[in-house]
Predicted 3D model of a 107-nucleotide RNA (SAM riboswitch aptamer (S box leader)) from Pedobacter sp. Leaf216. Model confidence (mean pLDDT): 82 of 100. The sequence was found by an Rfam model in a public genome assembly. Its Rfam family is "SAM riboswitch aptamer (S box leader)". About the family: The SAM riboswitch is found upstream of a number of genes which code for proteins involved in methionine or cysteine biosynthesis in Gram-positive bacteria. Lineage of the source: Bacteria > Pseudomonadati > Bacteroidota > Sphingobacteriia > Pedobacter.
C1' cells in the first nucleotide's frame, strides 16, 4: 500500500511544549487566542489482538490484574449515490450502497 473478515447512538481529560488552524474529501453545521494541529507525560474509556476464568467446545458467557493496539467535542457531527415512507410545502423518516475508522489476518 492492497485485499479479506469483523466494527462503527455507548464509554472515557488533565497538565507540559507549541503557536493556527481542525472536525478524511465536497457542502453544511461546528471547534479554535477562555489556545488549533502536532510533541511529551499521567490519567481514564473500551474489550479488537494475546493473556485470564467458566465452558455445553459455539472466535459461547464473563471478567479488566498484565501486555499489542485503540480510543478520551458533537452518532463515523450531519448530508452526498440508490430504493421507499409522512408532509400542501418547507422539511422529517426508514432501509441499503460508497467512502471513512479501528482491529485481526494475508501478499
Nucleotide at each position: 500500500u492492497a485485499c479479506u473478515u469483523a466494527u462503527c447512538a455507548a464509554g472515557a481529560a488533565a497538565g507540559g511544549c507549541g503557536g493556527a488552524g481542525g472536525g478524511a474529501a465536497u457542502g453544511g453545521c461546528c471547534c479554535u487566542a477562555u489556545g488549533a494541529a502536532g510533541c511529551c507525560u499521567u490519567a481514564g474509556c473500551a474489550a479488537c489482538c494475546a493473556g485470564c476464568u467458566a465452558u455445553u467446545u459455539g472466535u459461547u458467557a464473563g471478567a479488566a490484574a498484565u501486555g499489542g493496539u485503540g480510543c478520551u467535542a458533537a452518532u463515523u457531527c450531519c448530508a452526498u449515490c440508490c430504493c421507499g415512507g409522512a408532509u400542501g410545502a418547507a422539511u422529517c423518516u426508514g432501509g441499503g450502497a460508497u467512502a471513512g475508522u479501528u482491529a485481526a489476518g494475508u501478499c